Predicted 3D model of a 72-nucleotide RNA (transfer RNA) from a Theionarchaea archaeon. Taxonomically the source falls in Theionarchaea (Archaea, Methanobacteriati, Methanobacteriota). The same sequence occurs in records of 3 taxa. The sequence is in RNAcentral, with records from ENA. Its Rfam family is "tRNA". From the family's description: Transfer RNA (tRNA) molecules are approximately 80 nucleotides in length.
RNA sequence: GCCCCUGUCGUCUAGUGGAUAUGACACAGGCCUCCGGAGCCUGAAACCCGGGUUCGAAUCCCGGCAGGGGCA
Repeated sequence: GCCCCUGUCGUCUAGUGGAUAUGACACAGGCCUCCGGAGCCUGAAACCCGGGUUCGAAUCCCGGCAGGGGCA
């Protein structure tokens, strides 16, 4: 330098054109308990960036950035 794959809450993850963007762990609050843990309930928190297509984009297209792999 060229090619391919990936990018979603703090972490992991579902979602593949129309859902209030899913769940787990972690976190915060409550119940329970002598206290804690466990269990149960509740809550906050995310679509890498810019542009395009579309009535509608996390999802499709283009460019960029970051990570991984391959070739040279």